[in-house]
RNA sequence: CCGCGAGAAAGGCAAAUCCGUCGCGAGGCGGGGGCGCAAAGCCACGGACCUCUUAGUAAGAGACAGCCGGGCUACCGAA
Numbered sequence: 001c002c003g004c005g006a007g008a009a010a011g012g013c014a015a016a017u018c019c020g021u022c023g024c025g026a027g028g029c030g031g032g033g034g035c036g037c038a039a040a041g042c043c044a045c046g047g048a049c050c051u052c053u054u055a056g057u058a059a060g061a062g063a064c065a066g067c068c069g070g071g072c073u074a075c076c077g078a079a
Stems, first nucleotide, its partner, number of pairs: 004077002012037002017032006035066001041072003045069003050062005
């Protein structure tokens, strides 16, 4: 350096759901919560799912990184 991931240490993130708020919506943000996570850190590039509009099986605009790929970056350390 690459690979790998301990009933390791230190720390980190935060599902469902509840409250507030923004959005037509999918959903976003803040707080509580904690199912889980070794990239559950970042990026909508490809696909899937989802929403809205026009429309008619298509186009457009969105949403999603905790669905699968891809790109970039990163803490710790036994076998």
Molecule: c-di-GMP-I riboswitch aptamer
Organism: uncultured Rubrobacteraceae bacterium